[in-house]
Description
The prediction has a mean pLDDT of 85. c-di-GMP-I riboswitch aptamer from Geobacter sp., 86 nucleotides, folded computationally. It matches the Rfam family "c-di-GMP-I riboswitch aptamer". Rfam describes the family as follows. GEMM was predicted in a large-scale screen for bacterial structured RNA regulatory elements.

RNA sequence: UUUCCGAAGAGGUAAACCCAGGGUAACCUGGGGGCACAAAGCUGCGGGUCCUGAUGCUGGGAAAUCAGGAUAGCCGGGUCGACGAG
Numbered sequence: 001u002u003u004c005c006g007a008a009g010a011g012g013u014a015a016a017c018c019c020a021g022g023g024u025a026a027c028c029u030g031g032g033g034g035c036a037c038a039a040a041g042c043u044g045c046g047g048g049u050c051c052u053g054a055u056g057c058u059g060g061g062a063a064a065u066c067a068g069g070a071u072a073g074c075c076g077g078g079u080c081g082a083c084g085a086g
Stems, first nucleotide, its partner, number of pairs: 004086001005084002012037002017032006035073001041079003045076003048071008
């Protein structure tokens, strides 16, 4: 220095829910609040899930397809990184 691992220490983040605001919506931002997390730091590259619109069908509806959006605390990938019993 790198990889694996995660005892200890210093810290960090912040689920559900509530309030205020933004958005058609999914959801996001701030404050409160703590479920949990060794990357629950960052990143929409792949998949999943969710929202909106269109196509299609058509008596009505579903499936399917396409476009746009959301989700990183759904999984994988990429990338930066704290400490050292080992």

Lineage of the source: Bacteria > Thermodesulfobacteriota > Desulfuromonadia > Geobacteraceae > Geobacter.